[in-house]
Context: one part of a larger RNA
RNA sequence: GGAUGAACGCUGGCGGCGUGUUUAAGGCAUGCAAGUCGUACGAAGCCGGGUGUCGAACUUCAGAUGUCAGAUUUCAGACUUUAGAUUUCAGAUAAAUUUAUCUGACUUCUAGGUUCUAAUUUCUGACUUCCGGAAUCCGAUAUCUGGUUCAGUGGCAAACGGGUGAGUAACACACUGGUAACCUACCUCCAAGACGGGGAUAGCUCGCCGAAAGGCGAAUUAAUACCCGAUGGCAAUGCGGGGACGCAAGUCAUUCGCAUUUAAAGCCGCAAGGCGCUUGGAGAGGGGCCUAUGUCUGAUUAGCUAGUUGGUAGGGUAAUGGCCUACCGAGGCUAUGAUCAGUAGCAGGCGUGAGAGCGUGACCUGCCUCACUGGGACUGAGACACUGCCCAGACACCUACGGGUGGCUGCAGUCAAGAAUCUUCCGCAAUGGGCGAAAGCCUGACGGAGCGACGCCGCGUGCAGGAUGAAGGCCUUCGGGUCGUAAACUGCUUUUAUAGGGGACGAAUUUGUGACGGUACCCUAAGAAUAAGAGGUUGCUAACUCUGUGCCAGCAGCAGCGGUAAUACAGAGACCUCAAGUGUUAUCC
Numbered sequence: 001g002g003a004u005g006a007a008c009g010c011u012g013g014c015g016g017c018g019u020g021u022u023u024a025a026g027g028c029a030u031g032c033a034a035g036u037c038g039u040a041c042g043a044a045g046c047c048g049g050g051u052g053u054c055g056a057a058c059u060u061c062a063g064a065u066g067u068c069a070g071a072u073u074u075c076a077g078a079c080u081u082u083a084g085a086u087u088u089c090a091g092a093u094a095a096a097u098u099u100a101u102c103u104g105a106c107u108u109c110u111a112g113g114u115u116c117u118a119a120u121u122u123c124u125g126a127c128u129u130c131c132g133g134a135a136u137c138c139g140a141u142a143u144c145u146g147g148u149u150c151a152g153u154g155g156c157a158a159a160c161g162g163g164u165g166a167g168u169a170a171c172a173c174a175c176u177g178g179u180a181a182c183c184u185a186c187c188u189c190c191a192a193g194a195c196g197g198g199g200a201u202a203g204c205u206c207g208c209c210g211a212a213a214g215g216c217g218a219a220u221u222a223a224u225a226c227c228c229g230a231u232g233g234c235a236a237u238g239c240g241g242g243g244a245c246g247c248a249a250g251u252c253a254u255u256c257g258c259a260u261u262u263a264a265a266g267c268c269g270c271a272a273g274g275c276g277c278u279u280g281g282a283g284a285g286g287g288g289c290c291u292a293u294g295u296c297u298g299a300u301u302a303g304c305u306a307g308u309u310g311g312u313a314g315g316g317u318a319a320u321g322g323c324c325u326a327c328c329g330a331g332g333c334u335a336u337g338a339u340c341a342g343u344a345g346c347a348g349g350c351g352u353g354a355g356a357g358c359g360u361g362a363c364c365u366g367c368c369u370c371a372c373u374g375g376g377a378c379u380g381a382g383a384c385a386c387u388g389c390c391c392a393g394a395c396a397c398c399u400a401c402g403g404g405u406g407g408c409u410g411c412a413g414u415c416a417a418g419a420a421u422c423u424u425c426c427g428c429a430a431u432g433g434g435c436g437a438a439a440g441c442c443u444g445a446c447g448g449a450g451c452g453a454c455g456c457c458g459c460g461u462g463c464a465g466g467a468u469g470a471a472g473g474c475c476u477u478c479g480g481g482u483c484g485u486a487a488a489c490u491g492c493u494u495u496u497a498u499a500g501g502g503g504a505c506g507a508a509u510u511u512g513u514g515a516c517g518g519u520a521c522c523c524u525a526a527g528a529a530u531a532a533g534a535g536g537u538u539g540c541u542a543a544c545u546c547u548g549u550g551c552c553a554g555c556a557g558c559a560g561c562g563g564u565a566a567u568a569c570a571g572a573g574a575c576c577u578c579a580a581g582u583g584u585u586a587u588c589c
Base pairs, nucleotide, nucleotide: 001589002588003587004586006585007584008583009582010581013459014458015457016456017455018454019452020451021417026415027414028413030412031411032410035156036155037154040153041152044149045148046147047146048145049144050143051142052141053140054139055138057136059134060133061132063130064129066127067126068125069124070123071122077115078114079113080112082111083110084109085108088105089104090103091102092101093100094099095098163370165368173294174293177290178289179288182287183286184285187283188282189281190280191279192278193277195229196228197227198226205218206217207216208215209214235261236260237259238258239257240256241255242254243252244251245250266275267274268273296342297341298340303333304332305331308330309329310328311327312326313325314324315323345367346366347365348364349360350359351358352357372393373392374391375390376389395406396405397404398403423449425448426447427446431445432443433442434441435440462492463491464490465489472483473482474481475480498525499524500523501522502521506516509512533578534577535576536575537574538559539558540557544573545572546571547570548569554561555560
């Protein structure tokens, strides 16, 4: 001089990007951090729809009965004669013993008119009762169906992601090879297949025990849960033959034959089809194991080792191997540092240096390791599993004293420790992950905001003019000098801060979707307005005088300064350096 995950003193305007328990792997209140699938399954609750049955209410229609009111008509009686039909008589005409037509009178009937009374009938309205039909609505029940919620069975995920560095001096890591000694769920490609049957069980219900956590019994039920049978091969195992390699032992990624064994599941959809299921082969990505080399200090650690070193056989594993067991041999390591002790996660990197090197391993990335301490296995493709299980221990909590519950080295936060290190924030909008056919749900990963001058970078705290060189401070040889164009004063600007207005990209995707955020950015307004300190001034080392003190008080990185004229102590003025910082301390080069 440079550097830091820094701390401390004084000071402190803004922004961007980073970064923040290096100590007690000490203890933890609280909330969240791993779920998802109803297109695997059966129930339950709630909401809704369709159909059937029953009940009740109301409305309406039709019929019947009764009462009241009103009206008209009708009936009955009487009158009339307008029309038609009919009976009898008379007359006329025609043919003609009678019939037909016309005219008149009469009887009866039908339709109509007038009149009056009484009551019936009819109609209208209101009310009551009964029966039937229809519609509406409500309730109950049965069945079918849709949505939703919670728990359960089942599937996948939970072995990732996130944290830590306690342990570890080791195939842990880095790099080089090997695996003819191995595994691999999901994904991709290829080939073949999916036939038939069965018994349970959780849940629900009932009963019981317990303070709780939880548990026991009975009955009953489903499945892509479980089991049995069938079929099957470039599948597995065993045996045999050929072939290749090899001196052989033997190996085989090759081929043939025989025997034995082992598969499957459905769901959605009108359908087409889609998603799944089983077996095998190949790939990709991931992992296990082995291996040469490298990997701190101490000899005031010199010998260490009995599963120890090797072999045979067996067990075990996905797989090699003392990995384990039995037997046999007596080996194996070591001054090229074994063993022991101390320290330590390793690497890419980072700091420094011209380099060689030295130091270091915060943040980010890869690998390893751990998950209260110790041990163990289960499930699974994968764990001997951070928010799974069992046992033991320590600690803490609840308890009805019989017994239970818990594990922040996840994100926040709290206590403690310490010189020292943050919000119990917002959002799944983006990226990524899990589940799902999808819609979507979950995600303290992640994206963001907050706090800290902790670091780096950028910006600002005005600009121009202005000499009676004002006042004032300091010095003075008392003439003056200096702070000093500095201020005042005049003019200008508005970065920044403040206020008002507008306002994104990030959205991939036609539509919709932004936590950040009314943020960045843009425009406008007023006004120098809102903004400078720290250390130093003997030399190294840029920068000097006065006063006070008098080997005192004190300073100091080194040399050293201070004992009456101290440029070194303290104060003041002036000056120097750096500047939102500046000094000190610690550590490294």

Small-subunit ribosomal RNA, 5' domain from an uncultured bacterium, 589 nucleotides, folded computationally. Its mean pLDDT, the model's own confidence on a scale to 100, is 80. RNAcentral holds the full RNA, with entries from Greengenes.